Model confidence (mean pLDDT): 77 of 100. Bacterial RNase P class A from a marine sediment metagenome, 346 nucleotides, folded computationally. It matches the Rfam family "Bacterial RNase P class A". By type it is a ribozyme. Of the family's consensus pairs, 98% are formed in the model.
RNA sequence: AGUCGGCCAGGCAAUCGCUGUCUUCAAGACAGAGGAAAGUCCGGGCUCCUUCGGACAGGGCGCCAGGUAACGCCUGGAGGGUGUAAGCCCAUGGAAAGUGCCACAGAAAAUAUACCGCCAGGGUCUCCCUGGUAAGGGUGAAAAGGUGCGGUAAGAGCGCACCGCGCGACUGGUAACAGGCCGCGGCACGGUAAACCCCGCCCGGAGCAAGACCAAAUAGGGGAGCAGGCAGGCAACUGCCGCCGCCGGUCCCGAGCGGGCUCCCGGGUAGGUCGCUAGAGGCGGAUGGCGACGUCCGUCCCAGAUGAAUGAUUGUCCUCGACAGAACCCGGCUUACGGCCGGCUU
Numbered sequence: 001a002g003u004c005g006g007c008c009a010g011g012c013a014a015u016c017g018c019u020g021u022c023u024u025c026a027a028g029a030c031a032g033a034g035g036a037a038a039g040u041c042c043g044g045g046c047u048c049c050u051u052c053g054g055a056c057a058g059g060g061c062g063c064c065a066g067g068u069a070a071c072g073c074c075u076g077g078a079g080g081g082u083g084u085a086a087g088c089c090c091a092u093g094g095a096a097a098g099u100g101c102c103a104c105a106g107a108a109a110a111u112a113u114a115c116c117g118c119c120a121g122g123g124u125c126u127c128c129c130u131g132g133u134a135a136g137g138g139u140g141a142a143a144a145g146g147u148g149c150g151g152u153a154a155g156a157g158c159g160c161a162c163c164g165c166g167c168g169a170c171u172g173g174u175a176a177c178a179g180g181c182c183g184c185g186g187c188a189c190g191g192u193a194a195a196c197c198c199c200g201c202c203c204g205g206a207g208c209a210a211g212a213c214c215a216a217a218u219a220g221g222g223g224a225g226c227a228g229g230c231a232g233g234c235a236a237c238u239g240c241c242g243c244c245g246c247c248g249g250u251c252c253c254g255a256g257c258g259g260g261c262u263c264c265c266g267g268g269u270a271g272g273u274c275g276c277u278a279g280a281g282g283c284g285g286a287u288g289g290c291g292a293c294g295u296c297c298g299u300c301c302c303a304g305a306u307g308a309a310u311g312a313u314u315g316u317c318c319u320c321g322a323c324a325g326a327a328c329c330c331g332g333c334u335u336a337c338g339g340c341c342g343g344c345u346u
Base pairs, nucleotide, nucleotide: 001345002344003343004342005341006340007339008338010317011316012315013314014313015312016311018032019031020030021029022028034323038334039333041332042331043330044329045328046207047206048205049204050255053253054252055250056249058203059202060201061200062199063077064076065075066074067073078092079090080089081088082087093198094197098196099195100192101191102190115137116136117133118132119131120130121129122128123127145163146162147161148160149159150158164187165185166184167183168182170179171178172177211274212273213272214271221265222264223263224262225261226260228241229240230239231238232237243259244258245257246256281300282299283298284297285296286295287294288293
């Protein structure tokens, strides 16, 4: 200088004040914002919606193996990138299913071409025409794999050797994948899927302003439209068929339930209680595992406000205190930020 990890988040005392619980109901005891309470980005618990069945659509994830209630999270490994290193990062399936795109420059940007050049033939011979070529040069982020030898009119995997690439077998590994003294092949002819797409796996919806109960009050109001038919019955009504409605994407299918349905206007409810905190909980120890984490034992109860509770004063200590305030709860990720301690690298 860099990098990784752990802990804390001003302490102590006094006086007064605020919220909740308990109580002998006087005034006492006990407890009282965070590591992110933030963002509302994921995953759930819980509550309600008829089922949550099928089809289509839509959405999410995307190497392998594990952890977890679950996840787009975490752990370990493989592959890749980056850094001198310690380390850090990853939208990491498929380009041989198909379609698109690659500006400008350049002859040409994918079964893609001939600007300069090289070679052969011809001509009106400082140049031009025809044919061959893609090794050399130029342009570009990228131009038909690289080096060498042979071959050729000149060249080219055209052929050969080695390397690279692809396929197969063998070995190691649960696997992703890796290995080389194996074999075959001149070789699939660029990149891009954070382009469309293909493939694999997963996904009911809404949300504590969910929802339940109590009390009270109002106008059980007014208007318009639509779809009812058949049978029984004096009628009220009953049954069947049809129709309509009920799933927070669909003018789809199935089951079930309901019975009038849809739209417009107008009126009442602004109250109280529950939900509301004992948990996928915290702490300590043992044990299994590389680890995330699991198992067992012990122990503790640690905010439940509702226009929104923890503030003020004094004294003292020092590392002189940043970012910032719960609102149903929990597991993550992301963002903001001060101090102390320790490991590793140069």